[in-house]
Context: one part of a larger RNA
RNA sequence: CUCUCUCUAAGGAACUCGGCAAAAUAGCUCCGUAACUUCGGGAGAAGGAGUGCCCUUUUAAGGGCCGCAGUGACCAGGCCCAGGCGACUGUUUACCAAAAACACAGGUCUCCGCUAAUUCGUAAGAUGAUGUAUGGGGGCUGACGCCUGCCCAGUGCCGGAAGGUUAAGGAAGUUGGUCAGCCUUUUGGUGAAGCUAGCAACCGAAGCCCCGGUGAACGGCGGCCGUAACUAUAACGGUCCUAAGGUAGCGAAAUUCCUUGUCAGGUAAGUUCUGACCCGCACGAAAGGCGUAACGAUCUGGGCACUGUCUCAGAGAGAGACUCG
Numbered sequence: 001c002u003c004u005c006u007c008u009a010a011g012g013a014a015c016u017c018g019g020c021a022a023a024a025u026a027g028c029u030c031c032g033u034a035a036c037u038u039c040g041g042g043a044g045a046a047g048g049a050g051u052g053c054c055c056u057u058u059u060a061a062g063g064g065c066c067g068c069a070g071u072g073a074c075c076a077g078g079c080c081c082a083g084g085c086g087a088c089u090g091u092u093u094a095c096c097a098a099a100a101a102c103a104c105a106g107g108u109c110u111c112c113g114c115u116a117a118u119u120c121g122u123a124a125g126a127u128g129a130u131g132u133a134u135g136g137g138g139g140c141u142g143a144c145g146c147c148u149g150c151c152c153a154g155u156g157c158c159g160g161a162a163g164g165u166u167a168a169g170g171a172a173g174u175u176g177g178u179c180a181g182c183c184u185u186u187u188g189g190u191g192a193a194g195c196u197a198g199c200a201a202c203c204g205a206a207g208c209c210c211c212g213g214u215g216a217a218c219g220g221c222g223g224c225c226g227u228a229a230c231u232a233u234a235a236c237g238g239u240c241c242u243a244a245g246g247u248a249g250c251g252a253a254a255u256u257c258c259u260u261g262u263c264a265g266g267u268a269a270g271u272u273c274u275g276a277c278c279c280g281c282a283c284g285a286a287a288g289g290c291g292u293a294a295c296g297a298u299c300u301g302g303g304c305a306c307u308g309u310c311u312c313a314g315a316g317a318g319a320g321a322c323u324c325g
Stems, first nucleotide, its partner, number of pairs: 001320008010311002014309001019306001027051005036041001038143001052065005066070001078304007085296002090102002106141007119126002144291004149221003154218002156214005163209003169203002173199006181190003222240005249283001250280001261277005
């Protein structure tokens, strides 16, 4: 010097990204226990007292004894306040992430009438299910409370069948090749039927076009100018565009660039935190919005207690390192 421990004057988080680590709390009995709340909780809230042994008419009361100390060792909750996220118990990156991620009960949309839809398989077959719509599959959301606005122009899906377009196939007709025959007869020309090659009026489904519907389907939810008797602002007006121009609620937020926004609180001092404001670069309603008791090895801020985290280091024990052997 390294590691594992023990103790430390005064101070007590001044350490540090951050109380990380350590210390502190601790059992049992009694008293006592707030906000809030889904009335179950919160709660072991918090906070306080007692705790050994012996004796007496022993279940109560009284008396006595010892120690610094009586849950005498071991074992054995730290607590409180406020906020974000996720309701909760659970699950997860075997070996750097346990979470706000996944799941969840609940909600909702959609498909499926049973030889079901779906899924696996070329198929047989299996699954669904020895089930039958209070069932099964898929998507989204995610307890509970209050709610869930506008847009169907685009895309998707569902419905419709009048019209347009439209394949294979069929096909009247028509063109060419071949050729019996015929005409010329040296060549050549014409050419029925059949066969063959092509073109093709017309017939011809779904689909698409078309007509409607549909957002807890994919998605989207404006700009400019003016205006009130101080100023400022604009309830109001004008105009352009759109399918419609963001409703409620929330808001510098896990979202705010400017930004350490501004004000207030907390501190002697606060880029963090809390409460407001709203100028939302670029919140917003089941990719749910806003709340919410309880819960969390979650994240953030503050406080009490406590401490070698620190001021600032010291002493000690053990194991290494080191020296000698």

Large-subunit ribosomal RNA, domain IV from Gloeochaete wittrockiana, 325 nucleotides, folded computationally.
It is recorded under the gene name rrl.